Model confidence (mean pLDDT): 83 of 100. Transfer RNA from a Bacillota bacterium, 72 nucleotides, folded computationally.
């Protein structure tokens, strides 16, 4: 220098055009003699940046950034 992949909650990840979600973790309560486990509820997201397409974008297109891999 060229190519490919990934980027979504604190962490690990799903979500391929119209409702942003799961597990773990966190908080409160219940349960238990107490702890753990368990149950119920809750908080936590500019969906990496900027732009474009579309009535509508996490999703399609372009740019940039970061990380990983391959080629030279």
């Nucleotide at each position: 220098g060229g190519g490919c992949a990934a980027u979504u909650a604190a962490c690990u990840c799903a979500g391929u055009g119209g409702g942003a979600g799961a597990g773990u973790g966190c908080c409160a309560c219940c349960u238990c003699g107490a702890c753990a486990a368990g149950g119920u509820g809750g908080a936590a997201g500019u969906c990496g940046u900027g732009g474009g397409u579309u009535c509508g974008a996490a999703c399609c297109c372009c740019u940039c950034a970061u990380u990983g891999c391959c080629c030279a």
The organism belongs to Bacillota, within Bacteria. It matches the Rfam family "tRNA". It is annotated as a transfer RNA. Rfam links the family to the GO term triplet codon-amino acid adaptor activity. The sequence was found in a public genome assembly.